[in-house]
RNA sequence: CUCUUAUCCAGAGCGGCAGAGGGACCGGCCCCAUGAAGCCGCGGCAACCUCUUCGGCUGGCUCAGGCAAGUUGCCCACCGAAGAACGGUGCCAAUUCCGUCAGGUUUUCUGGAAGAUGAGAG
Numbered sequence: 001c002u003c004u005u006a007u008c009c010a011g012a013g014c015g016g017c018a019g020a021g022g023g024a025c026c027g028g029c030c031c032c033a034u035g036a037a038g039c040c041g042c043g044g045c046a047a048c049c050u051c052u053u054c055g056g057c058u059g060g061c062u063c064a065g066g067c068a069a070g071u072u073g074c075c076c077a078c079c080g081a082a083g084a085a086c087g088g089u090g091c092c093a094a095u096u097c098c099g100u101c102a103g104g105u106u107u108u109c110u111g112g113a114a115g116a117u118g119a120g121a122g
Stems, first nucleotide, its partner, number of pairs: 001122008013042005021031003026099003043092003048088002050084007059075003096114001101111003
């Protein structure tokens, strides 16, 4: 960088350095010298990866058996619920700040695109 997939109306900021931009792009609308971006330190949020427990389900093994049905226990994967937070990421103005395209509608809804993040693959 590309592909697949899940999520995106919840949540969580202080200090130091620095010194003019930032909110992806475009149009709006905002934030910002009462200090933007960036870097550093500390703190926090969340629960994607991770771990634990319980339940469900498919399959396998086992027990039993003449066969089937069934049954006992175990294991992998998947799904659901609850919990943990050492570690890998991520995040800590505004719904992804709002809109952009399509449908329905008359100011909202649904879907999509684009983007962001995780996990997996190339």